[in-house]
RNA sequence: GAUUUAUAAAGAAGGGUGGAGAGAUUAGGCUCAACGAAACCCUGGCAACCUAUCUUGUGAAAACAUGAAAAGGUGCCAAUACCUAACUCGUUACUUAACGGGAAAUAAUAAAUU
Numbered sequence: 001g002a003u004u005u006a007u008a009a010a011g012a013a014g015g016g017u018g019g020a021g022a023g024a025u026u027a028g029g030c031u032c033a034a035c036g037a038a039a040c041c042c043u044g045g046c047a048a049c050c051u052a053u054c055u056u057g058u059g060a061a062a063a064c065a066u067g068a069a070a071a072g073g074u075g076c077c078a079a080u081a082c083c084u085a086a087c088u089c090g091u092u093a094c095u096u097a098a099c100g101g102g103a104a105a106u107a108a109u110a111a112a113u114u
Base pairs, nucleotide, nucleotide: 001114002113003112004111005110006109007108013043014042015041016040017039021032022031023030026085027084028083029082044077045076046075049073050072051071053068054067056065057064058063081106087102088101089100090099091098092097
């Protein structure tokens, strides 16, 4: 890098370096940013995907399931994945738009395989 599966309205920020952008991509909107963006580093935290541990249940066992905890491997710490886009359903309006939902696509992260 590729494939598959799972997840997303919850949660969790301070400091240093840095110096103008950032919110994945395209377009539109909106927002964040010299009261200091991205990136990198340190510290702290959140969460519970994987490993290990403990509990309970089933079981002959292997194992599976429930719950706890947070040691290890990742991840994450503005706004729903910031919102919208092509498809579809509903309500209102009837100038074809507004609002609400569904399913997808794409991206991200985890795990497995390669």

This is a predicted structure of a 114-nucleotide RNA (SAM riboswitch aptamer (S box leader)) from a Bacteroidales bacterium.
The sequence was found by an Rfam model in a public genome assembly.
The organism belongs to Bacteroidales, within Bacteria.
Its mean pLDDT, the model's own confidence on a scale to 100, is 81.